[in-house]
RNA sequence: GGGGCUAUAGCGCAGUCCGGUAGCGCACUUCGUUCGCAUCGAAGGGGUCUGGGGUUCAAAUCCCCAUAGCUCCACC
Numbered sequence: 001g002g003g004g005c006u007a008u009a010g011c012g013c014a015g016u017c018c019g020g021u022a023g024c025g026c027a028c029u030u031c032g033u034u035c036g037c038a039u040c041g042a043a044g045g046g047g048u049c050u051g052g053g054g055u056u057c058a059a060a061u062c063c064c065c066a067u068a069g070c071u072c073c074a075c076c
Base pairs, nucleotide, nucleotide: 001073002072003071004070005069006068007067010026011025012024013023020057028044029043030042031041032040050066051065052064053063054062
């Protein structure tokens, strides 16, 4: 220098192909259960989907640019 992959809740991930209400597990909060803790049961909160721009009635999803990480090739 060139190619590929990844970026979504505190953590781990799905959803992207084929645009249409942002989800799952764990964690967290409250309540119940217990003398108390754990387990278990019920309820609940938490997101500008890496940043910017574009297309569209509508973008996590399509297009362009950038950033960060991983990886392969080339050069040295």
This is a predicted structure of a 76-nucleotide RNA (transfer RNA) from Acrocarpospora corrugata. Rfam family: tRNA. It is annotated as a transfer RNA. The same sequence occurs in records of 4 taxa. The coordinates come from a structure-prediction model, not an experiment, and the mean pLDDT is 83. NCBI's taxonomy places the organism under Bacteria, Bacillati, Streptosporangiales, Streptosporangiaceae, Acrocarpospora.